[in-house]
The prediction has a mean pLDDT of 84. Transfer RNA from an Actinomycetota bacterium, 72 nucleotides, folded computationally. Rfam family: tRNA. It is annotated as a transfer RNA. Taxonomically the source falls in Actinomycetota (Bacteria, Bacillati).
RNA sequence: CGCCAGAUAGCUCAGGAAGAAGAGCGCCCGGUUGAAGCCCGGGAGACGGAGGUGCGAUUCCUUCUCUGGCGG
Numbered sequence: 001c002g003c004c005a006g007a008u009a010g011c012u013c014a015g016g017a018a019g020a021a022g023a024g025c026g027c028c029c030g031g032u033u034g035a036a037g038c039c040c041g042g043g044a045g046a047c048g049g050a051g052g053u054g055c056g057a058u059u060c061c062u063u064c065u066c067u068g069g070c071g072g
Base pairs, nucleotide, nucleotide: 001071002070003069004068005067006066007065010025011024012023013022019055027043028042029041030040031039048064049063050062051061052060
């Protein structure tokens, strides 16, 4: 320098043929307990940045940034 893949919750990962964004663990509140743990109920929290198309974009297109891999 070129090519490919990826970036979603605090962490590990799904999903997304455009139409209300999920799980496990963790965190908060309540129940239970003598107090905890376990267990039960509830809750907060995310689509890397910027443009484009479109009624509507997390999803499609362009570009930038970062991560990993391959080639030179």